RNA sequence: AUGUUAUCAAGAAAGGCUGAGGGAAUAGACCCUAUGAAGCCUUAGCAACCCUUUCACUUAGAAAGAAGGUGCUACAUUCUACAGUACAGCCAAUCAUUUCUGGUUUGUACAGAUAGAUAACCC
Numbered sequence: 001a002u003g004u005u006a007u008c009a010a011g012a013a014a015g016g017c018u019g020a021g022g023g024a025a026u027a028g029a030c031c032c033u034a035u036g037a038a039g040c041c042u043u044a045g046c047a048a049c050c051c052u053u054u055c056a057c058u059u060a061g062a063a064a065g066a067a068g069g070u071g072c073u074a075c076a077u078u079c080u081a082c083a084g085u086a087c088a089g090c091c092a093a094u095c096a097u098u099u100c101u102g103g104u105u106u107g108u109a110c111a112g113a114u115a116g117a118u119a120a121c122c123c
Stems, first nucleotide, its partner, number of pairs: 003121006013043005021032003026081004044073003049069002051065005077115001082112001084110005089104004
């Protein structure tokens, strides 16, 4: 690298170096950015995955903590894209209206998939 499991609308920024892009990739949208992007360093903080302590005692759990290993500190993983369900819209069918039926390039909501990120394990 690959794979497995868990989580991803909460939380938490200052300084220095540098100097033009950045928000993972493609497309669209919306944003951030010379009042300084990305990157690197220092300090601080957030969180509690690993971890520490206590309790419970075989299946994995509860409470507290933060020394250490990671991670993170604009915007929901910035939003949408793919399939499903529900509702609405539109079209067709009908002499016509409603119901029903079929379709759908549309919108909204829900819960997913894919992709990605992080951790732990595996290797």